[in-house]
């Protein structure tokens, strides 16, 4: 420097998110959903779920792009 969990207020059908408050953690816990993965749906298909298809979430799951101040050795 960032801020999980949880709490408060707000937003969204939701997954989630945004402020505040708080710290589990984090050497890119900056940004980009590109490939995987996981989740969502007041949705589309099914007889019905599953799978699929479409719309989202999530960069604190994984890979992958990008990008990163000053000053000493």
């Nucleotide at each position: 420097g960032c801020a999980a969990a949880c709490c408060c207020g707000g937003g969204g059908u939701g997954a989630c998110c945004c402020g505040g408050g708080g710290a589990c953690g984090c050497a890119a816990a900056g940004c980009c959903a590109c490939g995987g993965g996981a989740c969502u749906g007041c949705g589309g298909a099914u007889g019905a779920c599953c799978a699929c298809c479409c719309a989202g979430u999530c960069a604190g799951c994984c890979g992958g792009g990008c990008u990163a101040c000053c000053g000493a050795a």
Molecule: c-di-GMP-I riboswitch aptamer
Organism: soil metagenome